This is a predicted structure of a 342-nucleotide part of an RNA (large-subunit ribosomal RNA, domain IV) from a metagenome.
Context: one part of a larger RNA
RNA sequence: CGCUCGUGAAGGAACUCUGCAAGCUAGCCCCGUAACUUCGGGAGAAGGGGCGCCCCCACAGGUUUAGAGCUAGAGGGGGCCACAGUGCAUUGGCUCUUGCGACUGUUUACUAAAAACACAGGGCUCUGCUAACUCGCAAGAGGAAGUAUAGAGUCUGACGCGUGCCCGGUGCUGGCAAGUCAAGGAAGGGGGUGAGUCCGUAAGGGCGAAGCUCGCGACCGAAGCUCCAGUAAACGGCGGCCGUAACUAUGACGGUCCUAAGGUAGCGAAGUUCCUUGUCGGGUAAGUUCCGACCUGCAUGAAUCGCGUAACGACAGGAGCACUGUCUCCACGAGCGACUCG
Repeated sequence: CGCUCGUGAAGGAACUCUGCAAGCUAGCCCCGUAACUUCGGGAGAAGGGGCGCCCCCACAGGUUUAGAGCUAGAGGGGGCCACAGUGCAUUGGCUCUUGCGACUGUUUACUAAAAACACAGGGCUCUGCUAACUCGCAAGAGGAAGUAUAGAGUCUGACGCGUGCCCGGUGCUGGCAAGUCAAGGAAGGGGGUGAGUCCGUAAGGGCGAAGCUCGCGACCGAAGCUCCAGUAAACGGCGGCCGUAACUAUGACGGUCCUAAGGUAGCGAAGUUCCUUGUCGGGUAAGUUCCGACCUGCAUGAAUCGCGUAACGACAGGAGCACUGUCUCCACGAGCGACUCG
């Protein structure tokens, strides 16, 4: 000096990102317990008191008809000792407030346990059974030895109160007159070859039936797309400028432009607020955090759910009580290392 422990004057979080760590608390019995609440809870709330041993009342209770036996030991009175009677050990610190998630659960085996995942509950879509869907080239299998109170996909996530407007775009569903449109079919026309025929003395040239062949091709041709509708708990979206009230300010009101429609209820400097330590109030002697308000929402907002919510949480923020070597400020002790010798 390190590790693991122990004790500590006065103070008591002044430490620090943070009371991290340590400490306080702790068992049983009795008293007593608030807001809030889904009436279950919150509750071991909080906060108090008792506890050993001896004698007596007198042995009460359960079992049994009763007694015995067995088993439990409550209550009352008196006394004894110690600093100390859950005498060791085991053995909750508590309260107030906010956010998130309802809850018990699940998770990154080896840096993340969470406000992430799941969850009961809610919705939408598909599926009539050889179901939809999934695996497989197939046979086949799962779904299911199930049958729409079933199965699959997807979103939301207890409960309470709610869930507004937009179908222009994209998607999905339905429609089908017209436009477009593939393979394929195909009237027709053309090229090659070519019997033959014509010209030429010949070499060669012109024309050219059938067949075979090559590439064109009017027209016919489904779904799809275009098109017409529906649909947002489908993907998504949810305005600007100017003026206006007899102080000022503000603007219920008016005008105008644009849009598919211009953000309703709620909530709001928020886990979302840049400016920002916004402003006001509270708490502190002092508060970029916190709580309550305001609304100027850079850039909230309704199942990518909105706002609340008792209970719950090794979650996250703020405050207090208790308690402490976290600190002021360190000291001493123990064991094991380090160090010296071997």
Source information:
The full RNA is in RNAcentral, with records from SILVA.